[in-house]
Context: one part of a larger RNA
């Protein structure tokens, strides 16, 4: 821009893409078969491999604005206590998120029409013949069925509702993330929990500083302390203010 009034929401599915794998064991059954040796079809069940998707409760990683320990050096006048730099200085742990080595799930089943093949009936050709007319089976392949996209499918579809005028609705703008290069998408904008802050909880680290007491002292106790990024709730304290723009004449 189109889809022939403009919108909001929900859809149909032409078409397209994905998936389609397979082993072993148990049983049927040491049965059918076979002199024996050996040894099934069909059917039922269990458990794997590879591959794929989703997720983070478990396990295990990462986690450079979390916590702790500690070395050298410099600074805050000194002690104490802190802070900078040294690969995040090094080391030990680790929330959220992201992950696999972790967990869950999947390739099931059925139908249609068939291939090679197997047949029934049956002439041409008094016989025979699956074929010439006719009829029936038959495969991981084909068409559906399963998952996803999908009306620019210009063949532009359908349903419901709203608006009959500065309308319905949308955008700019702002607070953000389940989204993200930008755009877009999604949530919210005081009739508000959208983000920050604060409070509480979860979770991490591991018992802060100062003081008191004990000990010659290292240290211990008061103390599960103190601190804390992303998590879960609550709470309008702060910021989502005000405002502007687009959109309106459908018939021939």
């Nucleotide at each position: 821009c189109g889809u022939u009034g403009g919108a909001a929401g929900c859809u149909u599915g032409a078409g397209a893409a994905g998936a389609c794998c397979u082993g072993a064991c148990c049983u049927u059954a040491g049965u059918a078969c076979g002199a024996g040796a050996g040894g099934a079809c069909c059917g039922g069940g269990u458990u794997g491999g590879a591959c794929a998707a989703a997720c983070c409760g478990c396990u295990a990683g990462u986690g450079u604005a979390u916590c702790u320990g500690u070395u050298g050096u410099a600074g805050c006048g000194c002690c104490u206590g802190c802070u900078g730099c040294a690969u995040c200085g090094c080391a030990g742990a680790g929330u959220a998120g992201c992950u696999a080595u972790g967990u869950u799930u999947g390739g099931a089943u059925g139908a249609g029409a068939u291939a090679a093949g197997u047949g029934c009936u049956g002439a041409a050709a008094g016989c025979a013949u699956c074929u010439a007319a006719g009829c029936a089976c038959g495969a991981a392949a084909c068409u559906c069925a399963c998952u996803u996209c999908a009306a620019g499918a210009u063949g532009a579809g359908g349903c419901u509702u709203c608006c009959u005028u500065u309308a319905a609705g949308g955008g700019u703008c702002g607070u953000a993330g389940u989204a993200g290069a930008c755009c877009a998408c999604u949530a919210c904008g005081u009739u508000g929990a959208u983000a920050g802050g604060c409070u509480g909880c979860a979770g991490g680290u591991g018992u802060a500083a100062a003081g008191a007491u004990g000990g010659u002292g290292a240290c211990a106790u008061c103390a599960a302390a103190g601190c804390c990024g992303a998590g879960c709730a609550g709470u309008a304290c702060u910021a989502a203010u005000u405002a502007c723009c687009c959109g309106u004449a459908a018939u021939c």
A computed fold for a 252-nucleotide part of an RNA from Cloacimonadaceae bacterium (SeqCode), annotated as large-subunit ribosomal RNA, domain VI. Its mean pLDDT, the model's own confidence on a scale to 100, is 87. The full RNA is in RNAcentral, with records from ENA.